[in-house]
């Protein structure tokens, strides 16, 4: 010193993360509708759909100073008449005024309005016109002369219903004719100048010839007009160059087309027409074709670039009911002219007319939706006129709409530690809330009343001047409005929407996936802050929300400013046109590219100032400044890149020598092995499989030697190795042919790169077509298995096919999932080729280098994973492709192909995802590693029988509830006849069986209460009633009974108890389960963009995350292990009631011992194991108690607390009586047994650990017993239950359904208990059932276990106990080992699971719903070509008085035949969404 004032993000994919995607929201905007609600005012805006139709009215006229004529009024001249007079009537002159139509001027092409058409020089922006026009204006010169015939109004007079039209006859002109006059005009011609030089143009001269005119007014003076020329303004025509849409699933388009020559026609060029000539013209820089659409200036939006729009105001174009044509004119092919034709309306005498609101009000009509049939020309503007003036739905005003901006109000001050009301409550209180009420102010608004504008000044009139001027009158629609003044009173005036996140604002009720809600996520299935209703709260505010469309947010079309290994996306590879990009010096142009200067980019509009007008703002206006990002033009700069020229060589090529190779294409040719054919040798079996079979094979297979033949493939070398553009390429050998490395630097001089699209050529496999061949292999296909099925894995043939030639397909997960191409950017290593250097020479080694092939890893990228000089790093150049998932690589068209197909390639509909990577867990019929009575090794059982006991089912009036895989099922329940008891039936009570607490009344030496006896109903219960008994404390006082308090009773009544009702998915507490498994965390460091991770892995060990070692970890924490009981030795104390006669078998209490503490091997010199030694007892000594973080919405509201909810003469209390004990079946858990290791009968021996006064209860005695009786003795180491039993002696059974085995059943007793019928135990007799060790299948136990014995206890009158809980007696076999089952923990691995494999998921088929493609067709509509008809107007020709007749165009019809396009359609086939439907198990783990 210029410029500028400026870039925001959330919510959904996850069990979390990152990233890619898209969906959706928050912000502005609108000519907008709708829904709810509304005081006022100012300034804007208002038919966007049907370029659909319209009634009425009004929007274009003027002009008597261009002419003529009627009509009407007034004066005037002169007659005539009547006349007494005023006068009056008639006729005539002249003249003013007003009206009327005509002739004639001007204006009607302006102004208003609409966007159908139009993708065009329409538009916008610059230019060009030497290729034109221009009425009115303005300014100059010049003229304005003599004559002439008409016609309209008017009259007659026909014709029609009208509109109108035809005949005749006056008459005017600034109408319209003829002559003159005339140059700076026109036209031709000649000369010369000058511009420009490509056409061409102007100037001077000169010769010829042509073309004009109107008069009004005025005493005049002048004015107004007229005619030719020129010259200005402004206005128009015309060309041009350059900007602005979509589709290539539209790729070739053109016969007036492209151009000449002439000619027409025009104001002018111009195929604009027309006649003849060429054959041109245009197109991937996208012609021709479809769709769509006025164009700008602007406006909304954005940080911007950039998007979307064309409402109001301005400019331009176009159109005036659908199409077409011309006339008049200065201009028009004419919105309120004509003329035809169509299609619609309207009059009609039917003959025939008449009309066009997309002008301003209106009205139908379609439509979500859009306005009075208003006042005035007073202002502006505009027509005409000389003016006055007239006209003017242009305009200026008003009116209707909250449609928009903007601006005001609905008051303002005090007013309680806070009224009511009304919600909320934890019941204390809190919240509307100073909010209201009440005082107290004010007075825009509002009503009354009274005043009251600005917009007005000019035209004209007068006067006057040299000129500006100066008096002087008129004029207001809006309006008696805005505005002012007084008067009156808070007096008139507040809603919507929202409240789960995003997104400011919370709670209660109600409802119960029901009613609803929703932009997105998503809510609702009984405690909803999300549905609806309250109160509270929050945003806005005369308006609030919904809906629609545009922008943005979306860097989600990326020019600013994106990507492509796996998210979507590199073409299969190569060559090469066009097109893009291109090495070095040098010179010259100056096209891009940069300066400076000129002009443009109308106004309005934006932006800044300044100022004005409305009170202020929206709003307008003045000035000034920018902005308009751009377009032309002139000078000039030359580094850049472009162009032209000379040069270079570092790119490229090419040359010479060397090399290494499965590179290719042909043609010979070799072994093996396989098949088959012949012979020999030999005998039954071969072959296949997880196991089998089908098949082969006594006609002699397989094996096994010999000979022959046949096709196809090429072992070892062979390898992370070569070689090619890819595709591919492998015995050998020969030919022919590409291509590539180094090395020498000889040659050439940028010859280079890439590469759309038509192009061109390779292109595995499989597939086609014609001929060949065909050993194995081997779709389909037959067959054997396998399986619920198996059109399948497996087996046994087996065809097409593979092999060859010659032809087509052109597609792969054609993958490095990574286009080429050129430069730069640490290393290390292996390797295949060439080279140089060293070496005396060769070969090795070594350094070194250039070109392939591989790993490893710096920086750096990357969402991570991983790339990393073969880059996915750092840049340039060029190409190809992507832009939520699905629908779908489909349908349609188009091109290729013999078919099979490719290639190019959507849309409607759905869905709020789809994805890539990675991280934690889970899971695998994945992989290691450990553990566990898990499984193996025994032992003994259940499953089969009987019965007990629970369960499920069925019954029932009930058969109460819960528990219900593992972790229900002898479980709650350690005791159902009654009670228990919660279930039924049946009666009863109803402040209640049981708590507190008010209000009343009653009692306190006494009752309607207690208690005891009783009476009536009554099964009770429980009502009604009677008698008798008993029962405080204190005070006073009128003391032998009263009074009051207090307390304690009863009646009433009102608070409330009461509920084993619901919800264990609202909870607390407790408990089971994995699991006494060894896991779970945490700080602080560290890694990672981050969920996450490390630590907690690896090794060794342990029962153990136990302990060592090491480690980016250090360390802690709940677990583990110890601490605690009990037991196994032992001491030590004390000792009753033991035992005995002073001991400690033994009890209580206390202590010692055990620690890998010694020794040896191994291991790593730890930690440890593994042996021994002593030791009662050895490596946790046995056992017990202790449950980590958590998982099952695990169980339990019916143990017990408790939220909500329901219930209150009942779901609550009480009472009898029944039921839970039912019975055809199934399951589960147990007793007892099926027998001789046994059983009966006799006889004899050894425990422990517990109970016991409402109790155990001995001894005796009676009964067969069961028991009874009997009462010693014990409140227990004292008495009792208490007898153990199995053992062990004896004797008997002799292998049977028994002397096993007891189940049913029948008699007769005995107990408990108010009461054993339903429904209880024992006992004796008798009765004597099933069962002879138990299918698939499945349980317990590792030592004092199991397995076999008895004993106690608890609950309890009694007992269903065979069950639970303990105690002790007798007392065992195996464990080689982890290959399988099950469970569980550690690491590694996949994963499309995450409600976690009981996980997730596909496809048919069946029902329903939606879209869209194909479809014989039907049906509308537009285009195109031919061919016929043809109006009006023009043009041309003939013939003519006037005017006919023809011909050409050409709107439009009509047939025909094509092509688009849109609708419809039986039926077809696929697609999408659907309830928990069928039928399977493809995919996600090795998915089996």
């Nucleotide at each position: 010193u210029u410029u500028c004032a400026a870039g925001u993000g959330a919510g959904u994919u996850u069990g979390a993360u990152c990233c890619u995607g898209g969906c959706u929201c928050a912000g502005g905007g609108u000519g907008a509708a709708c829904g709810c609600u509304c005081g006022c005012g100012g300034u804007g805006u208002g038919g966007a759909u049907a370029a659909g139709g319209c009634a009425u009215g009004c929007a274009a006229g003027u002009c008597g100073u261009g002419c003529g004529g009627c009509u009407g009024u007034g004066a005037u001249u002169u007659g005539u008449g009547u006349u007494u007079u005023c006068g009056c009537a008639c006729a005539u002159u002249u003249c003013a005024c007003a009206g009327c139509a005509g002739c004639g001027g001007c204006a009607a092409a302006c102004g208003g309005g609409g966007c159908a058409g139009u993708a065009a020089c329409a538009c916008g922006u610059g230019c060009c016109u030497a290729a034109c026009u221009u009425a009115c204006c303005c300014u100059u010169c010049a003229g304005a002369c003599u004559g002439g015939g008409a016609u309209a109004a008017c009259c007659u007079g026909u014709c029609g219903a009208a509109a109108g039209a035809c005949a005749g006859g006056c008459u005017a002109a600034u109408a319209c004719c003829a002559g003159a006059u005339g140059g700076a005009c026109c036209u031709u011609a000649u000369a010369u100048c000058a511009c420009a030089c490509a056409a061409g143009u102007g100037a001077u001269a000169u010769a010829a010839g042509g073309u004009a005119a109107a008069g009004c007014c005025g005493c005049a003076a002048g004015g107004c007009g007229c005619u030719g020329a020129a010259g200005g303004a402004g206005a128009g025509g015309g060309g041009c160059g350059c900007g602005g849409c979509c589709c290539a699933u539209c790729a070739g388009c053109u016969a007036g087309u492209u151009g000449g020559u002439g000619a027409g026609g025009u104001a002018a060029u111009g195929g604009c027409u027309c006649a003849c000539c060429a054959a041109g013209g245009c197109u991937a820089a996208g012609a021709c074709g479809g769709g769509u659409a006025g164009g700008g200036g602007g406006c909304c939006u954005g940080a911007g670039a950039g998007g979307g729009u064309g409402u109001u105001c301005c400019c331009c174009g176009c159109c005036a009911a659908g199409g077409g044509c011309a006339c008049u004119g200065a201009g028009a092919c004419a919105c309120g002219g004509g003329c035809c034709c169509u299609a619609c309306c309207c009059c009609u005498a039917c003959g025939g007319g008449g009309g066009g609101c997309a002008g301003c009000a209106g009205c139908c009509g379609a439509g979500a939706a859009u306005c009075u049939u208003c006042g005035g020309c007073a202002a502006u503007g505009g027509g005409c006129g000389a003016a006055a003036g007239c006209c003017u739905g242009a305009c200026c005003g008003a009116g209707c709409g909250a449609c928009a901006c903007c601006g005001c109000g609905u008051g303002c001050u005090g007013g309680a530690a806070g009224a009511a009301g009304c919600c909320c409550u934890u019941c204390g209180g809190g919240g509307u809330g100073u909010a209201a009420a009440c005082a107290g102010c004010u007075u825009u608004u509002c009503u009354a009343g009274g005043g009251g504008a600005u917009g007005a000044a000019a035209u004209c009139c007068c006067u006057g001047u040299u000129u500006u001027a100066g008096g002087g009158a008129u004029u207001g629609a809006c309006a008696g409005u805005a505005c002012c003044c007084u008067a009156g009173g808070a007096a008139u005036a507040a809603g919507g929407g929202a409240c789960g996140a995003c997104u400011a604002a919370c709670u209660u009720c109600g409802u119960g996936c029901c009613a609803g809600c929703a932009g997105u996520c998503g809510c609702g299935g009984u405690a909803a802050g999300a549905c609806g209703a309250a109160g509270g709260u929050c945003c806005c505010a005369a308006g609030c929300g919904u809906u629609a469309c545009c922008c943005g947010g979306a860097u989600u079309u990326a020019c600013u400013g994106g990507g492509u290994g796996u998210a979507a996306a590199a073409g299969g590879c190569c060559c090469a046109c066009a097109g893009g990009c291109g090495g070095a010096g040098g010179a010259g142009a100056a096209a891009g590219u940069c300066u400076u200067c000129u002009u443009u980019g109308a106004a309005a509009u934006c932006u800044u100032c300044a100022c004005u007008g409305c009170c202020u703002a929206a709003c307008a206006g003045u000035g000034a400044a920018g902005a308009c990002g751009a377009g032309a033009g002139a000078a000039g700069a030359u580094a850049c890149u472009u162009c032209u020229c000379c040069u270079c060589u570092a790119g490229a090529g090419a040359c010479u020598g060397c090399c290494a190779g499965a590179g290719g294409c042909c043609a010979g040719u070799g072994g093996a092995a396989u098949g088959u054919a012949c012979g020999g040798u030999g005998u039954a079996g071969g072959g296949g499989u997880g196991a089998a079979a089908u098949c082969c094979g006594u006609u002699g297979a397989u094996a096994u030697c010999g000979u022959a033949c046949a096709g196809a493939a090429c072992g070892c070398c062979g390898a992370a190795g070569g070689c090619g553009a890819a595709g591919g390429c492998a015995g050998c050998u020969g030919g022919c042919u590409a291509g590539g490395g180094c090395a020498g630097u000889u040659c050439u001089g940028a010859c280079g790169c890439u590469g759309a699209u038509u192009g061109g050529g390779c292109g595995a496999a499989a597939g086609c077509g014609u001929g060949g061949g065909g050993c194995g292999a081997g779709a389909a296909c037959c067959g054997g298995a396998u399986u619920a099925g198996a059109u399948a894995c497996c087996c046994g043939g087996g065809u097409a096919u593979u092999c060859c030639a010659c032809g087509c397909u052109g597609u792969a997960a054609a993958c490095g999932c990574u286009g080429g191409g050129u430069a730069c950017u640490a290393a290390c290593u292996c390797u295949g080729g060439g080279g140089a250097g060293u070496u005396c020479c060769g070969a090795c080694c070594c350094u070194c280098u250039c070109u392939g092939g591989g790993g490893u890893a710096a920086a750096g990228c990357u969402a991570a994973c991983g790339c990393g000089u073969u880059a996915a790093g750092u840049a340039c150049c060029c190409u190809a492709c992507c832009u939520g998932g699905g629908a779908a690589g489909u349908a349609c068209g188009a091109c290729c192909g013999c078919a099979a197909g490719g290639u190019c390639g959507a849309a409607a509909c759905u869905c709020a995802a789809a994805g890539g990577a990675a991280u934690a867990g889970g899971c695998g019929g994945a992989a290691g590693g450990c553990u566990g009575c898990a499984c193996a090794a025994g032992c003994g059982g259940u499953g089969g029988a009987u019965c007990a006991u629970g369960u499920g089912g069925u019954u029932c009036a009930a058969u109460u509830c819960g528990a219900u895989a593992g972790u229900a099922a002898c479980c709650g329940a350690a005791a159902a006849a009654u009670c228990u008891u919660a279930c039924c039936c049946a009666g009863g009570c109803u402040u209640g069986a049981c708590a507190u607490g008010c209000u009343a009344g009653u009692c306190u030496c006494a009752a309607u209460g207690u208690c005891u006896u009783c009476u009536u109903c009554g099964a009770a219960a429980g009502a009604a009633g009677a008698a008798g008994a008993a029962a405080g404390u204190a005070g006073g006082c009128u003391u032998u009974g009263c009074c009051u308090a207090c307390g304690g009773g009863c009646u009433a009544g009102c608070a409330c108890a009461g509920g084993u009702g619901c919800u264990g998915c609202a909870u607390g507490g407790c408990c089971g389960u994995c699991g006494u498994c060894a896991g779970c965390u945490c700080g602080u460091g560290g890694u990672g963009u981050g969920a996450a991770c490390u630590g907690u892995a690896a090794c060794c060990u342990u029962a153990a995350g136990u302990g060592g070692c090491a480690c980016a970890a250090c360390g802690a924490g709940c677990g583990c292990a110890a601490c605690c009981c009990c037991u196994a030795u032992c001491c030590u104390g004390u000792g009753u009631u033991a035992c005995u006669a002073g001991u400690g078998u033994c009890a209580c209490a206390g202590g010692a011992g055990a620690c890998u503490g010694c020794c040896g091997a191994c291991u790593g010199u730890a930690a440890g194991u593994c042996g021994g030694a002593g030791g009662a007892a050895g490596g946790u000594g046995g056992g017990g108690a202790u449950g980590a973080c958590g998982u099952c919405a695990g169980g339990u509201c019916u143990g017990c607390a408790u939220g909500g909810c329901c219930u209150u003469u009942a779901u609550g209390c009480c009472u009898g009586g029944g039921g839970c004990u039912a019975c055809a079946c199934a399951c589960a858990u147990g007793a007892u047994a099926c027998a001789a290791u046994g059983c009966u009968g006799g006889g004899u021996a050894c425990a422990a650990a517990g109970g016991g006064u409402c109790g155990c209860g001995a001894a005796g005695c009676c009964g067969u017993a069961a028991g009874g009786u009997g009462g010693a003795g014990c409140u227990a180491a004292u008495c009792c239950c208490u007898a153990a039993a199995a053992g062990c002696c004896c004797a008997g059974c002799c292998c049977a359904g028994u002397u096993c085995g007891g189940a049913u059943u029948g008699c007769a007793g005995g107990c408990u208990g108010a009461a054993a019928c339903u429904c209880g135990c024992c006992u004796g007799c008798a009765u004597g059932a099933a069962g002879c060790c138990g299918g698939a299948a499945u349980c317990g136990c590792u030592a004092g276990u199991a397995a076999u014995c008895g004993c106690g206890g608890a609950u309890c009158a009694g007992c269903u106990a065979c069950g639970c809980c303990g105690c002790g007696g007798u007392g065992a076999a195996u464990a080689c080992g982890u290959u399988c089952u099950c469970a569980g923990c550690c690491u590694u691995u996949g994963c499309a699971c995450u409600c976690a494999c009981u996980g997730c998921c596909c496809g048919u088929c069946a029902g329903g719903c939606c879209a869209g493609a194909g479809g014989a067709g039907u049906c509308u509509u537009u285009c195109u070509u031919a061919u016929c008809c043809g109006a009006a107007g023009c043009u041309c020709u003939a013939c003519u008085u006037a005017g006919u007749a023809g011909a050409g165009u050409u709107a439009g019809g009509a047939u025909a035949a094509g092509g688009g396009a849109g609708a419809u359609g039986a039926c077809u086939a696929g697609g999408g969404c659907u309830a928990a439907g069928u039928c399977g198990u493809a995919a996600c783990a090795a998915g089996g």